[in-house]
RNA sequence: CUGUCCGCGCAGCCGAAUCGCCGGGAUCUAUUCCGGUGGGCGGGGGAACCACGUGUUCUUGGGGCUUGUUCGCCGGAUUCCGGCGGAAGCGCGACUCUUUCUGCGCUAGCCCGUCAGCUAACCCCGUAGGCCGACGAAAGAGAGCAG
Repeated sequence: CUGUCCGCGCAGCCGAAUCGCCGGGAUCUAUUCCGGUGGGCGGGGGAACCACGUGUUCUUGGGGCUUGUUCGCCGGAUUCCGGCGGAAGCGCGACUCUUUCUGCGCUAGCCCGUCAGCUAACCCCGUAGGCCGACGAAAGAGAGCAG
């Protein structure tokens, strides 16, 4: 001097996953952990009307959260896996929002248990976890700061 890895801090990112109050524990009283409860945010069930709808049988059941779906070709031990390509959807590029262009990425995982269309009242549930030094452009509107 360069590269890689680990830890910490600050700033920031994905996500509904945050804020307060009460109680208890820990504690270098700075803070932190647990439980309860409320606000906020998020999800599911659940009438009429509408939609679906001949009946029965068959495991190719059906359904939900989430962007995480789908098509074509090829290969493989073919309900599946991998590769290539397309459509569609989602996230990031540091003041915020909308639109456009553009660069880089993602398309996983989990749950219900034969059962659920929509759905007012009503009922139920969640409020986690993970990442991190990469920081493009234009137009419009606004915020903040300085004068």
Source information:
Predicted 3D model of a 147-nucleotide RNA (c-di-AMP riboswitch aptamer (ydaO/yuaA leader)) from Patulibacter sp. It matches the Rfam family "c-di-AMP riboswitch aptamer (ydaO/yuaA leader)". About the family: This family represents a conserved RNA structure found upstream of the ydaO and yuaA genes in Bacillus subtilis and related genes in other bacteria. Model confidence (mean pLDDT): 78 of 100. Taxonomically the source falls in Patulibacter (Bacteria, Actinomycetota, Thermoleophilia, Solirubrobacterales). The sequence was found by an Rfam model in a public genome assembly.